[in-house]
RNA sequence: AUCUCUGGAGAGCGCUAGUUUGACUAGCCACCAAAGAAGAAAGCCUUUUGGCAAAACUUUCAGGUAAACGGACAGAGGU
Numbered sequence: 001a002u003c004u005c006u007g008g009a010g011a012g013c014g015c016u017a018g019u020u021u022g023a024c025u026a027g028c029c030a031c032c033a034a035a036g037a038a039g040a041a042a043g044c045c046u047u048u049u050g051g052c053a054a055a056a057c058u059u060u061c062a063g064g065u066a067a068a069c070g071g072a073c074a075g076a077g078g079u
Stems, first nucleotide, its partner, number of pairs: 001079007012029001014028005030065003036061001037059003043052003
């Protein structure tokens, strides 16, 4: 690094229309932060206005806001 198993949070089952219900799709508004993505600090380098530079921090592009799926991260086992 990768595979399997287990645990694994947050936030409207919002409104309108499709459509007769739910789910789904489209639009609108609100919200979440733990796939992914982006940003930059100390510090180091430099002729420097510059370069390198982390996250669970920040932004919410993406993703998500009943269940399911997903899910950073953690534990166990294997390659």
A computed fold for a 79-nucleotide RNA from Sporosarcina sp. HYO08, annotated as Glycine riboswitch aptamer. The organism belongs to Sporosarcina, within Bacteria. Its mean pLDDT, the model's own confidence on a scale to 100, is 81. Of the family's consensus pairs, 95% are formed in the model. The RNAcentral record of the sequence draws on Rfam.